[in-house]
Molecule: transfer RNA
Organism: Lachnospira multipara
RNA sequence: AGCCCUUUAGCCAAGUGGUAAGGCACAAGGUUUUGAUCCUUGCAUUCGUUGGUUCGAGUCCAACAAGGGCUG
Numbered sequence: 001a002g003c004c005c006u007u008u009a010g011c012c013a014a015g016u017g018g019u020a021a022g023g024c025a026c027a028a029g030g031u032u033u034u035g036a037u038c039c040u041u042g043c044a045u046u047c048g049u050u051g052g053u054u055c056g057a058g059u060c061c062a063a064c065a066a067g068g069g070c071u072g
Base pairs, nucleotide, nucleotide: 001071002070003069004068005067006066007065010024011023012022018055026042027041028040029039030038048064049063050062051061052060
């Protein structure tokens, strides 16, 4: 320098263009003498950033950024 992959909550991780699942963690409550376990509820107003397409974008397109890989 060229090409490819990845980027979603504190962490892991799903997600056919139609209002983003789940687990761990965390917070509140219940249970318990207390704690653990268990149960209930809550937790992504900027899905890396900025634009574009669309009635509608996490999803499609472009550029950029970060991380990783291959080639030289």